[in-house]
Predicted 3D model of a 1217-nucleotide part of an RNA (large-subunit ribosomal RNA, half B) from Hydrothermarchaeales archaeon (SeqCode).
Context: one part of a larger RNA
RNA sequence: UCCAGUCGAGGGAACUCGGCAAAUUAGCCCCGUAACUUCGGGAUAAGGGGUGCCUGCCCUUCACGGGGCAGGUCGCAGUGACAAGGGGAGCCCAUCUGUUUAAUAAAAACACAGGUUCCAGCCAGCCCGAAAGGGUAAGUACUGGAGCUGACUCCUGCCCAGUGCCGGUACGUGAACUCUCCGUUCAAGGAGAAGAAGCGCCGGUAAACGGCGGGGGUAACUAUAACCCUCUUAAGGUAGCGUAAUACCUUGCCGCUUAAUUGGCGGCUUGCAUGAAUGGAUGAAUGAGGUUCCCACUGUCCCCGACUGGAAUCCGGCGAACCUGUUGUCCUGGUGAACAGACCAGGGACUCCCAACGGGAAAAGAAGACCCCGUGGACCUUUACUGCAGCUUGUCGUUGGGAUAUAGUCGUGGACGUAGAGCGUAGGUGGGAGCCGUCGAUGCUUGGCCGCCAGGUCAAGUGGAGGCGAAAUUGGAACACCACCCAUCCGCAACUGUAUUUCUAACCACUUCGGUGGAACAUCGGCAGGUGGGCAGUUUGACUGGGGCGGUACCCCCCUGAAAAAAUAUCAGGGGGGCCCAAAGGUUAGCUCAAGCGGGUCAGAAAUCCGCUGUAGAGUGUAAGGGCAAAAGCUAGCCUGACUGUGUUUCCAACAGCGCGAAACGCAGACGUGAAAACGUGGCCUAACGAACCUCCUUGUCCUCAUUGGUGGGGGCAGGAGAUGACAGAAAAGGUACCCCGGGGAUAACUGAGUUGUCGCGAGCAAGAGCUCAUAUCGACCUCGCGGCUUGCUACUUCGAUGUCGGCUCUUUCCAUCCUGGGUGUGCAGCAGCACCCAAGGGUGGGGUUGUUCGCCCAUCAAAGGGGAUCGUGAGCUGGGUUUAGACCGUCGUGAGACAGGUUGGUUUUUAUCUGUUGGGAGUGUAGGCCGCCUGAGGGGAAGAUCCGUCUAGUACGAGAGGAACGGCGGGUCGUGGCCUCUGGUUUACCAGUUGUCUGAUAAGGCAUGCUGGGCAGCUACGCCAUAGCCGAUAAGGACUGAAAGCAUCUAAGUCCGAAACGGCCCUCGAAAAAAGGCGACCAUUCCUCUCCAAACCAUGGGAUAGGCGACUAUAACGUGGGAGAGGACAAAGACACCCGUGGAAGACGGGGUUGAUAGGGCGGGGGUGUAAGUGCGAAGCUUCGGCGACGCACUCAGCCCGCCGCUACUAAUAGU
Repeated sequence: UCCAGUCGAGGGAACUCGGCAAAUUAGCCCCGUAACUUCGGGAUAAGGGGUGCCUGCCCUUCACGGGGCAGGUCGCAGUGACAAGGGGAGCCCAUCUGUUUAAUAAAAACACAGGUUCCAGCCAGCCCGAAAGGGUAAGUACUGGAGCUGACUCCUGCCCAGUGCCGGUACGUGAACUCUCCGUUCAAGGAGAAGAAGCGCCGGUAAACGGCGGGGGUAACUAUAACCCUCUUAAGGUAGCGUAAUACCUUGCCGCUUAAUUGGCGGCUUGCAUGAAUGGAUGAAUGAGGUUCCCACUGUCCCCGACUGGAAUCCGGCGAACCUGUUGUCCUGGUGAACAGACCAGGGACUCCCAACGGGAAAAGAAGACCCCGUGGACCUUUACUGCAGCUUGUCGUUGGGAUAUAGUCGUGGACGUAGAGCGUAGGUGGGAGCCGUCGAUGCUUGGCCGCCAGGUCAAGUGGAGGCGAAAUUGGAACACCACCCAUCCGCAACUGUAUUUCUAACCACUUCGGUGGAACAUCGGCAGGUGGGCAGUUUGACUGGGGCGGUACCCCCCUGAAAAAAUAUCAGGGGGGCCCAAAGGUUAGCUCAAGCGGGUCAGAAAUCCGCUGUAGAGUGUAAGGGCAAAAGCUAGCCUGACUGUGUUUCCAACAGCGCGAAACGCAGACGUGAAAACGUGGCCUAACGAACCUCCUUGUCCUCAUUGGUGGGGGCAGGAGAUGACAGAAAAGGUACCCCGGGGAUAACUGAGUUGUCGCGAGCAAGAGCUCAUAUCGACCUCGCGGCUUGCUACUUCGAUGUCGGCUCUUUCCAUCCUGGGUGUGCAGCAGCACCCAAGGGUGGGGUUGUUCGCCCAUCAAAGGGGAUCGUGAGCUGGGUUUAGACCGUCGUGAGACAGGUUGGUUUUUAUCUGUUGGGAGUGUAGGCCGCCUGAGGGGAAGAUCCGUCUAGUACGAGAGGAACGGCGGGUCGUGGCCUCUGGUUUACCAGUUGUCUGAUAAGGCAUGCUGGGCAGCUACGCCAUAGCCGAUAAGGACUGAAAGCAUCUAAGUCCGAAACGGCCCUCGAAAAAAGGCGACCAUUCCUCUCCAAACCAUGGGAUAGGCGACUAUAACGUGGGAGAGGACAAAGACACCCGUGGAAGACGGGGUUGAUAGGGCGGGGGUGUAAGUGCGAAGCUUCGGCGACGCACUCAGCCCGCCGCUACUAAUAGU
């Protein structure tokens, strides 16, 4: 420190998103119990009282037991342990008990009883299946299936225009089959007729999908609008409810609750965007649901402390993983792919180990789940595209016999046919002069049919002999009669079809196996039409200061940008095209425009006319640029060159290639105009456009296809038309928060970086305000900066991941200073202010609402400052917000679903390698070792900060009201350091009481302190003690002297003051301070053994050689004077081992060690508890008179106990290394 617990003074939710967690309560008996209510509940409501043991008695029981009464008696406490609801009030949602996302959501979601709609009469409907077959169901509408709503209660408004569903249907459309016609005969093919479902059309249906307006005016205060007008719809939201789980603005306004309320409750209604079974509004009970308040209670908090157990720590045994480019001495600043242990600079830094912490390693974990991209995927949706099941309709087959009606065809019979004229109802053509009639004519009556209303025709009756034609008239045509034909109508026969009906024998079902029911239907099969997210396969463009939305910069033209060749980008700036024209084209000829001035009838500034000036100020079909005057403009004549064929070149497309398109220049042909030269291959030039496949058209002594010829047809060759504007041209809608894969820092959302429009702060100038007066104070317009906190922009770092808002915790820093300190000015009398200068030492707090940062509010205060540190801080916490999966509301969407809209719920991983930091040790070095005492380079500290009262003093000042200061004194608050005498806490040392149970009873004990009451030491705060000012050098500022500048001047030289800031005095760390310090004590600086090296020089010793008369000089040798290593002896001193603690994680530190009180024991003192056991006596009562009996009193301030203080060697510190 963590985990699990125990206790806590005073306060009592001040904590926090939120009483999370904990605490409180608790069993049983008695009393008592509100609003509300679906009358059941609510209810253990709430709130009170009691509870042990002993003795005796009463009731009950066979007994065990159970229920009582009275008296006695003990404790702090009697459900004494264990067990065992905290309660109340308001609101939201859901009626309820239930169910659910096994492993982040238990809910308001699902379900539910109830309500309601739709389908279904049984070979049902619905479902599974390719079918056979099966389920519902061995059920039958009080049943089964499908949908919506969700108890009860009160209710459920308007709309059928749209989309569905249901029904109807004269008519339109409508496939195959069929029929007719065309196609020379045939065929392919074409046209037409008839015509099912469906669709159109007509109606119904909203507890089907769904929907339910705008403007203006008006009442005798104002306001409002019962009322009126108008536009409009399918209808314009009714009852209710309403700032809501729905209200953007919004923390709406008012009231209550609170000191204070973005909360809660009650109202209001201006409902962004409520509203009636997508149910509306209520409402008792219920809820591990959401939310607010109150009481009780508490360590949630002020503010933390103590204790217990287990980890951690230490020892022994066993012994992983993560991670790892190379590595590992860091810090600061800089640089750099723009946040570096490794680069640069400066600083720091002797080596190693242990325990902790979690700042950094943009720590580890997972090829980011957000975002974008991919001509990636998967599911889901739909009025995306294309299909397929299914359903439905027609037709053919399986498939037969009759009847009736009807339609068509063919045959046949009858009727019928009105332009006008004409006696009149003249179908056409031809023949034709006669025909009809007692087998009953003309006429008349009645009736039917037709009708152009004149009549025609048929039947029946009557009647009893004529009627018609020709001729004449009219007319294009003359029905007396006959033949053929046309239109319409009626009938008959045959064939075919349709509708209805009947039969039975196919077929189907049932069966008692005898038959019965259905029936050519249905089933099944072929073909065809309709419907068809039920199912399937796919698509759902690009550019883009991320993507989306917007736009088209996606095909072209002109100008600028464009940097004087050409070319040249941006979602750069300014504009156009997707046509038009048979003249607005070709040619020839003529002419000159706009505007101004002068003149002129109506006539004006501008009408037409005359004159002059007139380089273009006009015009040129359309943009702009370039061009154009006997023209490229205007007018007129004649024309069609806006022609055919074939080349080259330019732009498209600079310097490789590239289609379409556009243009320029030729050649050949045929033409136009012109006297001719010539010009003319559309428009003065630069825009005005389009592959393959497919369809259609045009041209031709053309080619080709079938055994020959012909006709028609098909296919080529050449040209043209139809379009792809995403314009070098797929046939194509959405959702994904249930999502997946591959990638991207090529590209967004944090941070950082750059910039600084915006933001914040400042400055210059001074118009003005300030009675006067720019500058006490405020300061416009304009201008210039600084900062890098806001918000933008950029897209540089990061997408094989840098954890994202706020809070808590904790540290540090800046100053543009909120307070405290020092000053200056004042529109400064004083007090209190205002503005500015210096100053960062310290301080800058507590609450209410809200997730909030922020803000608002309350009460204090000297003040309640502003910022930075990866918007400091998630390997530190939290998880309220945001931002997964569940769910609700509003809005949008046909829908899947969506929403910087609201609401509720919703897994926060890691044993620390390095570095860093805080502590604790070991070693080396510091020119011998070791022990002790110091110095102090350097580091740290705020060690103090601030307020109040009082004296000065009711003084200075002031008319008064008011009202200071310098300097003293006292007391608080905060901070810091220490301590435990007191007070308080703890105290699983200890003592006592007591419950349950066990040890047979007593006594004494056990049960992971059982609970309760006390409680020493220790540790502690809530307790106690301490916590100067002065000196030095300065800032702003104030001054002295004093020139430059004969004056003046605080300054230039010089000098004096001047602040909580700076440096000291104070506390603390600190010889590893490499300049590694100083002083002192002690020991050593010696001895022995062995091994190896010793070239030269120097010193020294005595000789030698040579020279010199000699002193002496020179030369060459030799000896001695050394160095390194190993082992041993000796010594100061230290360590281990031993007993310990005022110390302690391990190490360390301190004490003791027999010459000893170090630890234990013993004894004493002082404390804690509270009067032991045992014995004696008493005790309410009972008694078989033996005794039983909770408990009390005495021996007894007893017994038990002690981490404290002292005494005492009884035990252990022996002996050693």
Background
Its mean pLDDT, the model's own confidence on a scale to 100, is 82.